Large-subunit ribosomal RNA, domain VI from Candidatus Tantalella remota, 255 nucleotides, folded computationally. The organism belongs to Candidatus Tantalella, within Bacteria.
Context: one part of a larger RNA
RNA sequence: CGUAGGAUAUUUGAAGGGAUCAAUCCCUAGUACGAGAGGACCGGGAUUGACGAACCUCUGGUGUUCCAGUUAUCGUGCCAACGGUAUUAGCUGGGUAGCUAAGUUCGGAAAGGAUAAGCGCUGAAAGCAUCUAAGCGCCAAGCCCCCCCCCAGAAUGGAUAUCCCCAUCAGGCACCUUGUAGACUACGAGGUUGAUAGGUUCCAAGUGUAAGGUUUGUAAGGACUUCAGCUUAGGAAUACUAAUAUGCCGAUCGG
Numbered sequence: 001c002g003u004a005g006g007a008u009a010u011u012u013g014a015a016g017g018g019a020u021c022a023a024u025c026c027c028u029a030g031u032a033c034g035a036g037a038g039g040a041c042c043g044g045g046a047u048u049g050a051c052g053a054a055c056c057u058c059u060g061g062u063g064u065u066c067c068a069g070u071u072a073u074c075g076u077g078c079c080a081a082c083g084g085u086a087u088u089a090g091c092u093g094g095g096u097a098g099c100u101a102a103g104u105u106c107g108g109a110a111a112g113g114a115u116a117a118g119c120g121c122u123g124a125a126a127g128c129a130u131c132u133a134a135g136c137g138c139c140a141a142g143c144c145c146c147c148c149c150c151c152a153g154a155a156u157g158g159a160u161a162u163c164c165c166c167a168u169c170a171g172g173c174a175c176c177u178u179g180u181a182g183a184c185u186a187c188g189a190g191g192u193u194g195a196u197a198g199g200u201u202c203c204a205a206g207u208g209u210a211a212g213g214u215u216u217g218u219a220a221g222g223a224c225u226u227c228a229g230c231u232u233a234g235g236a237a238u239a240c241u242a243a244u245a246u247g248c249c250g251a252u253c254g255g
Stems, first nucleotide, its partner, number of pairs: 001153001005164007016149003021049007033038001051107005059101004066094005071086006112144002118138004171249004175191005196242003199238005205231003212225005
């Protein structure tokens, strides 16, 4: 821009894409069959592999600074306590959220339609016979559906419900706080009639018992105060801070 009025919401699905897997074991049944050895069809059940999707409860990984330990050296006058550098983590031990697989859950089920090879019914040409010539059936992991995704710019431009009648409505955009979204844009949640983000409080979770003090030991150290102290991304509550204020678009031919 179009979809011949402007919007909001919900949709149908022409077309397109994805998926379509396999094995083992058990029962039927040591049955049918077979002299025996062996050993089923049909039908039912269970498990697994690879593949795929989603997710993070569990098991783990990562987690560039969340916690702790520690070496060398420099600094804060010194002790103590801290900070810097050693990779723009010095090294080491752990680790929330997020992301993730090796982890978890799920999927390829069933049915239908038309068929292939094949098997048939009826049946002539050709008094018989014949699945075929007319006619009618059965039948495959294959085909079309069914299942999942996407889709009305599907130009035959679809459908349904509701709202609006004015120089401005219905509605939208800008702007701002932002994340389940994200390169930007877009999308989503909000903008005081407010929990959108930050802060604060509480909780969860991580680390592992802070500093200071008391005490013990000649001392290095230890014990108690103390399951302490500190804490990023998690949960809840709470207007303390910031979403203020405002601007713009929105009807030529529809009713």
It was read from a public genome assembly. The coordinates come from a structure-prediction model, not an experiment, and the mean pLDDT is 86. Its Rfam family is "Bacterial large subunit ribosomal RNA".